Source information
The RNA shown here (Bacterial RNase P class A) has 409 nucleotides and comes from a Caulobacteraceae bacterium. It matches the Rfam family "Bacterial RNase P class A". Rfam classes the family as a ribozyme.
Parts: sequence; structure tokens; C1' cells
RNA sequence: UCAGACGGCCGGGCGGUCGCGGUCCUGUGAAGCCUCGGCGGAGCAGGGUCGAGGAAAGUCCGGGCUCCACAGCGACAUAGCGGCGGGUAACGCCCGCCGGGGGCGACCCUAGGGAUAGCGCCACAGAGAGCAGACCGCCUUCGUCUCGACGGAGGUAAGGGUGAAAGGGUGGGGUAAGAGCCCACCGCGGACCUGGCGACAGGGACGGCAUGGCAAGCCCCGCUAGGAGCAAGACCAAAUAGGGACGGCGCGCCUUUGCGUUCGCGUCAGGGUAGGGCUGUCGCAGGCCCGAGCCGUCCGGGUAGGUCGCGAGAACCCCGCAGCAAUGCUGGGUCCAGAGGAAUGACCGUCACUUGCGAAGCCUUUGGCCGAGCAAGGACAGAACCCGGCUUACAGGCCGUCUGAUCCA
Repeated sequence: UCAGACGGCCGGGCGGUCGCGGUCCUGUGAAGCCUCGGCGGAGCAGGGUCGAGGAAAGUCCGGGCUCCACAGCGACAUAGCGGCGGGUAACGCCCGCCGGGGGCGACCCUAGGGAUAGCGCCACAGAGAGCAGACCGCCUUCGUCUCGACGGAGGUAAGGGUGAAAGGGUGGGGUAAGAGCCCACCGCGGACCUGGCGACAGGGACGGCAUGGCAAGCCCCGCUAGGAGCAAGACCAAAUAGGGACGGCGCGCCUUUGCGUUCGCGUCAGGGUAGGGCUGUCGCAGGCCCGAGCCGUCCGGGUAGGUCGCGAGAACCCCGCAGCAAUGCUGGGUCCAGAGGAAUGACCGUCACUUGCGAAGCCUUUGGCCGAGCAAGGACAGAACCCGGCUUACAGGCCGUCUGAUCCA
């Protein structure tokens, strides 16, 4: 200098003029109450103070909080998770490590328990895909003949071919040709030894190699889970319409049951009828409904509406200690939006940044360096009960550590 890897941070600064929301103070002061002295504080005006994010987002996990259920435990079902150790309130998150894969490397990726518990599947191609298999080939032998081919019987699994996968790999010996048939190394297997908390790693013998793969198919094993969510939930509480109690007025006739009774009756519930209404009107014939309530006072439940829940907490900043780290602890400091469909903005000046044009100047002058000045630009996105994560979006910029290549000293 070029090309990369990883981690962390910022998300414009300052000033001015207007504007918005919360809260506090001051002034003024409406309704209402009133012993007419006051009480009361809506609204308005002024001032102080505070006012979005790294993701406030997606609502995908884990919790706090609230109500309901169970109020003890276990089992089954369902769902999720799955190497080991640690962190945490908890987690499917984070940190460290192990195994596997990729990269020259810094480093990156990894749903990573179990395939002799059982079931299922393995398309196409291929001779053969699951108690393996022989198409071509190789070898032996027999027969035929046109004498190097064809056919029959057998051996083999080295080579070719198919496939994602063909029952260890490479090399040597061996053999008619071959084959763990035998040997060396590698791989694999079950024990053993050593190291490690552990996943696991290393080692020397032994075994001739065995029941291939798929569990993001059913399943088995282990672990974790009761449900709903701030429209949770708690409190206050209109108008209107129901419900209940009491009082007043009213309640034709017949009848049934219950209760009380001072035997006169009262009361509760019901049936029938006189009567009334509807069926457009009238007549006839029918059907259906009402057939006891109205007014006042009080009580109770619910709705609209209002208040709380609602922000001093798993909080933030700084130093120190422990730890590789995640994180934990001690000390000091700070108070930091809260509402309701929802305020946190606009303009101007200036500085910084980016991009484009580019004066003057300089140099090794079809070029390069420096860059006055002018113009334009600034993303993703908006708290709604609150935290911890994950994921996704993002103009532009800053810092640190490390790797590879090349050049110079």
C1' cells in the first nucleotide's frame, strides 16, 4: 500500500424565533355550596422543569404483575427443548470448552441424545437397495467350427458401469483369476491405562471387520411446561329500562291450592268469565292478546363515564474487586416521558460531515497535488403495563484488535 476477519460505539453539535405534551409555582377566577364573611377550584395567562429508540418494530421466546383453576403428590395426553461446564429471576438467550465441516490464515458454520426396543421409507437409474447382488469384464473347463470366435457348466468380486448410498481404504504378498485369504499403515469395534469436573482427548495391546442410511418419519429416553392476559384487575358511579322493599290510591264476578288467622277475613300463586284491544272499514263466522295497575321514597346489580393499576427499578452512570468470559459483589453519584388513538416538531443562522462543480497556487505539465467559493444532501423508524433476550430494518461515520500478500529500511 492492497485485500480481508472480528469486536465495540455514534445516529449531528451550538444559538435564536415560534409551536406541542406532562408536572409544579404564581396571578386571575367559572359552576356549585353558603351562617353572605367566605369555601371552592373549572378555564385562561405567565414562569420553572422534564419530554422516544438502537431498534420504541415483528410480537417469536423467557419473566414480573393481575385474575381464574388446582389448593398435596403422582400418572397419562399434548407442546417445546436436546454435546459438556458455567451465567441468569428465567429462557429456546449469553459465555467458555468439546466433537464435526469450511478457509493459506485471522476466523466462520453446526436442531450435535438414541438406528441390536419396535414400525416405516430408501424415488429415478441399476443385474442387485436389505436375512445383498452378477450386466460388462477376469479365470478354469467342456463342446462346436469357418481356428478365434460362439455356446454350455463352474469360480470370482480386483476393474468397468448405475446410484445420494453397492457389506472398510491404500500398498504388498498370494492365486487359474480373485477375495481380510494373509501382512503393514489408516479407519472401525468392545474392554484397559493415562489426562480432564465433564463433553472428550491421547496411548499400547486385542479383534479380520460384524445388524448400511434416514429420527427437521412415527417412535424411545431425559428435561421443562395449569390457563388467560392491562380490553388483566380494583374502586367510584349518571340518564333510561329491568329487579327488590315500604307507603298512598285503585283492583266487576266465579273458582282452585298454599300460608296466617281474633274465623270476619287477609295474603301469595293460578284458572275461567264479564269487559276491552288487534286482525284496513261494515255485517256474519273465527283467531290472537290484555283482563290490574299507577304514583312516590329508598335499596341493590350492571352499562356510559371517571379514578387507580402507571413507573425508584432484575433502573442508569463512574471507580474498584473476583472471573479467560458471560456475569457477580462493594462503594459513590443520578431521578430519567407517561396520557387519551397518542405530545417530543418547524424555520433561520453557524460549525462539522458527505457528494458534485471548481477559482487561485504548486509539481516531474494530453497528467497529478492542494483546494478558496458555490450548490445539494442526512437513513431506518414513533413509547401505549413493565423488564431480559432473539430476529428484522438502517443514510452516513468513528475506534480498537488481528490475518494474508507485496514493497522499503